Description:
Model confidence (mean pLDDT): 76 of 100. Two RNAs folded together computationally: RNase P RNA and transfer RNA, 463 nucleotides in total.

RNA sequence: AGAGUCGGCCAGGCAGUCGCUGUGUGCAAUAGCACAUGGAGGAAAGUCCGGGCUCCAUCGGGCAAGGUGCCAGGUAACACCUGGGGGGCGUGAGCCCACGGAAAGUGCAACAGAAAGAUACCGCCCAAGCGGCGCCGACACGGUAACGCGAAAGCGCUGGCGGCAAGGGUGAAAUGGUGCGGUAAGAGCGCACCGCGCGCGUGGCAACACGGGCGGCAUGGCAAACCCCACCUGGAGCAAGACCAAAUAGGGAAGCGAGCGGCGCGCAAGCGCCGCGACAUGUGGCCCACAUGGCUUCCGGGUAGGUCGCUAGAGGUGCGCGGCGACGCGCAUCCCAGAGGAAUGACUGCCCACGACAGAACCCGGCUUAACGGCCGACUCCCUUU
RNA sequence: GGGCCAUUAGCAAAGCGACCCAAUGCGCUCCCCUGUCGAGGGAGAGAUCGUCCUUUUGAAUCCGACAUGGCCCGCCA
Repeated sequence: AGAGUCGGCCAGGCAGUCGCUGUGUGCAAUAGCACAUGGAGGAAAGUCCGGGCUCCAUCGGGCAAGGUGCCAGGUAACACCUGGGGGGCGUGAGCCCACGGAAAGUGCAACAGAAAGAUACCGCCCAAGCGGCGCCGACACGGUAACGCGAAAGCGCUGGCGGCAAGGGUGAAAUGGUGCGGUAAGAGCGCACCGCGCGCGUGGCAACACGGGCGGCAUGGCAAACCCCACCUGGAGCAAGACCAAAUAGGGAAGCGAGCGGCGCGCAAGCGCCGCGACAUGUGGCCCACAUGGCUUCCGGGUAGGUCGCUAGAGGUGCGCGGCGACGCGCAUCCCAGAGGAAUGACUGCCCACGACAGAACCCGGCUUAACGGCCGACUCCCUUU
Repeated sequence: GGGCCAUUAGCAAAGCGACCCAAUGCGCUCCCCUGUCGAGGGAGAGAUCGUCCUUUUGAAUCCGACAUGGCCCGCCA
């Protein structure tokens, strides 16, 4: 100098003017005005997980349903984080992994292939039969022991419910791999090394690693197929929930009921009984007629509306201590949006590297996704120079 | 706030591990028929299954993330 890995931080800046909104103080005491002060994010997002909070349910246990899945730790908790183990990728710094069980059971594997879970197509070998060459002194019969020859002759064909799984071929995958021995040919059949499984020992909290022994392999793949094992999970959500509390309708309780006529009692005022009739609305052109409806006060529930929940918190910053680390503990210090049609904006000037993704709505911890760029730190590879 | 569904050719729509580089209908193109058009008959083209990953020998189909569109529920007087 080039290429790259990991971690952290920032998210245009400054000044002026005019607005919006929370809080406090003062004035006004209705609206409002003045001053001071606060006013979006690293993801506020997706709502994918985990908690707090609130109400309901709840002895305990089981089933169902859903989730998690190497080990240890952190944490309020987690599917998150840290450290470690194993596997994979990279020269490396580093990165990635849904990483329990396929010897509990069921199921699946197209096409190809003999066979996809216990199989034999080609092939190799063996015993038998037939044929053929040569040979057995020549020919024939017979024979196939030995010796030998040739283009081939320890050859060809048939065939066995024979043996084998080494080789060929198929496939994503073929019944542990390589080598030596062994055999009729072969084969963990035997041996060595590697792999696998099961004990043992050592180290480690553990996952696991290492060493040595035993087993000759019985046990191929898929569980993001059903399933099995272990562990976890009660349900709903701030429109949770609490308080105050109109109008109308409905519920409950109490009280009241005008006017006219007649009769009775009473000196009278008045009281009791009986009868008639009255009001409003609708249908209807109107009358008649028909239908519906008592009035007042109080009480309680609920609605509209208002207040709280609402932001001081698993909070931030700094220092110290413990821990490899995630994180924890202690001290000091700070208060940093809280609306309810929903504020956080607009304009002007200057500067630069010309500004991305995007905006709170009960609150936190994570994950995931989106995204113009810039800065800092640690480290790796390669080249050159000293 | 809570829950669910869909996305496959121009349109509609089946398939839900291999038979699928994906059925079918309408539409489109060409040929026949007709004087011409329509109807009819025959042949053909047209899909990287919304996008990116994962698992698997193998993915439209399973898993995860994302995008787009749509639906339902909450409460009464």
Annotation
Rfam match: Bacterial RNase P class A. Its family is annotated with dimeric ribonuclease P complex, ribonuclease P activity and tRNA processing in the Gene Ontology. It is annotated as a ribozyme. Rfam describes the family as follows. Ribonuclease P (RNase P) is a ubiquitous endoribonuclease, found in archaea, bacteria and eukarya as well as chloroplasts and mitochondria.